[in-house]
RNA sequence: GGGGGUAGAGCUCAGUGGUAGAGCUCAUGCCUACAAUGCAUGAGAUACUGGGUUCAAUCCCCAGUACCUCCA
Numbered sequence: 001g002g003g004g005g006u007a008g009a010g011c012u013c014a015g016u017g018g019u020a021g022a023g024c025u026c027a028u029g030c031c032u033a034c035a036a037u038g039c040a041u042g043a044g045a046u047a048c049u050g051g052g053u054u055c056a057a058u059c060c061c062c063a064g065u066a067c068c069u070c071c072a
Base pairs, nucleotide, nucleotide: 001071002070003069004068005067006066007065010024011023012022013021018055026042027041028040029039030038048064049063050062051061052060
């Protein structure tokens, strides 16, 4: 220098052009002598940034940024 990939909840990830989910974590309650386990409820996301297409974009297109990887 060139090619490819990834970017989403505090963490690890799923997902589809039509209101964004799970597990863990966290909070509260129950349980317990206390704690853990378990059960119930709840909180937590501008979907990396900016544009474009579309009635509608996390998803499609373009550019940029960061990281990973391959070639030189």
This is a predicted structure of a 72-nucleotide RNA (transfer RNA) from Vicugna pacos. It matches the Rfam family "tRNA". Its family is annotated with triplet codon-amino acid adaptor activity in the Gene Ontology. The organism belongs to Vicugna, within Eukaryota. A source record names the gene tRNA-Cys-ACA-3-1. RNAcentral holds the sequence, with entries from GtRNAdb and Rfam.